[in-house]
RNA sequence: GGAGCGACCCAGGUGGUCGCCGGUGGGCCCUCGGCCCACGGGAGGAAAGUCCGAGCUCCACAGGGCAGGAUGCCAGGUAACGCCUGGUGGGGGCGACCCCGAGGAAAGUGCCACAGAGAGCAGACCGCCGCGCCCGCCCGAACGGGAGGCGCGGCAAGGGUGAAAGGGUGAGGUAAGAGCUCACCGGGCCGGCGGCAACGCCGGUCGCACGGCAAACCCCAUCCGGAGCAAGACGAAAUAGGGAAGCGCUCGAGGGUGGCCCGCCCGAUGCUUCCGGGUUGCGUCGCUCGAGGCGCGCGGUGACGCGCGUCCUAGAGGAAUGACCAUCGGCCGUUGGCCGGCGACGGCGGCGGUGACAGAACUCGGCUUACGGGUCCUCCGACC
Numbered sequence: 001g002g003a004g005c006g007a008c009c010c011a012g013g014u015g016g017u018c019g020c021c022g023g024u025g026g027g028c029c030c031u032c033g034g035c036c037c038a039c040g041g042g043a044g045g046a047a048a049g050u051c052c053g054a055g056c057u058c059c060a061c062a063g064g065g066c067a068g069g070a071u072g073c074c075a076g077g078u079a080a081c082g083c084c085u086g087g088u089g090g091g092g093g094c095g096a097c098c099c100c101g102a103g104g105a106a107a108g109u110g111c112c113a114c115a116g117a118g119a120g121c122a123g124a125c126c127g128c129c130g131c132g133c134c135c136g137c138c139c140g141a142a143c144g145g146g147a148g149g150c151g152c153g154g155c156a157a158g159g160g161u162g163a164a165a166g167g168g169u170g171a172g173g174u175a176a177g178a179g180c181u182c183a184c185c186g187g188g189c190c191g192g193c194g195g196c197a198a199c200g201c202c203g204g205u206c207g208c209a210c211g212g213c214a215a216a217c218c219c220c221a222u223c224c225g226g227a228g229c230a231a232g233a234c235g236a237a238a239u240a241g242g243g244a245a246g247c248g249c250u251c252g253a254g255g256g257u258g259g260c261c262c263g264c265c266c267g268a269u270g271c272u273u274c275c276g277g278g279u280u281g282c283g284u285c286g287c288u289c290g291a292g293g294c295g296c297g298c299g300g301u302g303a304c305g306c307g308c309g310u311c312c313u314a315g316a317g318g319a320a321u322g323a324c325c326a327u328c329g330g331c332c333g334u335u336g337g338c339c340g341g342c343g344a345c346g347g348c349g350g351c352g353g354u355g356a357c358a359g360a361a362c363u364c365g366g367c368u369u370a371c372g373g374g375u376c377c378u379c380c381g382a383c384c
Stems, first nucleotide, its partner, number of pairs: 001380004006376005012328007020042002023039007044357001048368002051366005056228004063262004068224005073087005088102001089100004103219002108217002110213003125159002127155008137146003167185006186208001187206008232285004242275006254266004292311008330354006337348004
């Protein structure tokens, strides 16, 4: 210098001027309300996407069934998770490291396009081998041998098709072949040992049975009630419930919850429709002290847990957290300067440029996505 990899850190500081949001205290104006002064506070690592999991609120206290959805190696962490940690198995990379949609195909159904002879209780196109025939052809004096064609058989080694062709490699064997036999590898089953487990190792046994797809239906296991802060609670205002028709009063109309059924709850001054009217369309709370942050110690490989100490850190309601200037610092580029060094180069100084992605809206834990810089790490190359 180039290429790459994961983890962590930062996301400018200070001062001045002018503003914005909400808080506390004080003052002024007759009131609703408004104004002024002082003090301290005011975005993020993702505040984002709203994709998972929770808290909280309401409805049954969330109950039974059906349907539906999610997850899917093992163990642990956690309030919980589809998240995280550690491991197992498989795969990738020289490496730092990374990836896995990793339950079941001997429950059933289905699918396996094209190509190919054959795609699931498979098959013979080319091929290999045997026998017979062609009293034919070639070599030969002859016995015989060879090539080819046709027919009947044997084979599945080699070729070919395919994503996939009924274990692989080698040897023996055979007319040619074949787990036909043997060795090793792979696989099934059994046992032992190690491990909480996934699984691993070792031994025996079986010539090999069970092709693939569950990102096809399905089966198995576990989990899931619904809606969401426009949840919801309180207050204020109005209170006039006038007329008509229909339904119903415990054998219950209708309403609430709800994907559906049951169930549960409310329910008679009740419900539905029509005609004619009244009031409101506002305020307060929820609203930020919380599975909270930071530091130290202890336990644990780790995620994390426990203990002690300490801190309070936006709460608006269409949305404030900003602009300018100065200075310091970071980074980048550059250098007729100075210093150090044999040198590559480094330091100081000068000049110029310069911060990315982005903006809380009930609150947390995650994931994903966007994005500037730095440190450590890996590999390669060049130079000193």
Notes: Bacterial RNase P class A from a Myxococcota bacterium, 384 nucleotides, folded computationally. The gene name in the source record is rnpB. The organism belongs to Myxococcota, within Bacteria. It matches the Rfam family "Bacterial RNase P class A". Rfam describes the family as follows. Ribonuclease P (RNase P) is a ubiquitous endoribonuclease, found in archaea, bacteria and eukarya as well as chloroplasts and mitochondria. Gene Ontology terms of the family: tRNA processing, ribonuclease P activity and dimeric ribonuclease P complex. Model confidence (mean pLDDT): 76 of 100. The RNAcentral record of the sequence draws on ENA.